Predicted 3D model of an 83-nucleotide RNA (Glycine riboswitch aptamer). It was read from a public genome assembly, where an Rfam model found it.
RNA sequence: AGGAAUCUCUGGAGAAUCUCGCAAGAGUGCCGAAGGUGUAAGGUGAAAGCCGAAUCUCUCAGGCAAAAGGACAGAGUAGACAC
Numbered sequence: 001a002g003g004a005a006u007c008u009c010u011g012g013a014g015a016a017u018c019u020c021g022c023a024a025g026a027g028u029g030c031c032g033a034a035g036g037u038g039u040a041a042g043g044u045g046a047a048a049g050c051c052g053a054a055u056c057u058c059u060c061a062g063g064c065a066a067a068a069g070g071a072c073a074g075a076g077u078a079g080a081c082a083c
Base pairs, nucleotide, nucleotide: 002081007076008075009074010073011072016028018027019026020025029064030063031062035060036058038056042051043050044049
């Protein structure tokens, strides 16, 4: 003197408090910001192809009152690692 993981606090969007059903569950319409899929530039290869970011894309998972969750951001903590 830079700094990863971790942990704590704060902020944090969208979409049916839908329909059927005693319930279990089923159905219809939607949402994107846990996770996951796809790929641009570029890289690699003789080629085919492969690798390859996102809050983009898909909507598999998840979600559609509140609560919870929540990418991401701020503050603190921590100190792998690099010099």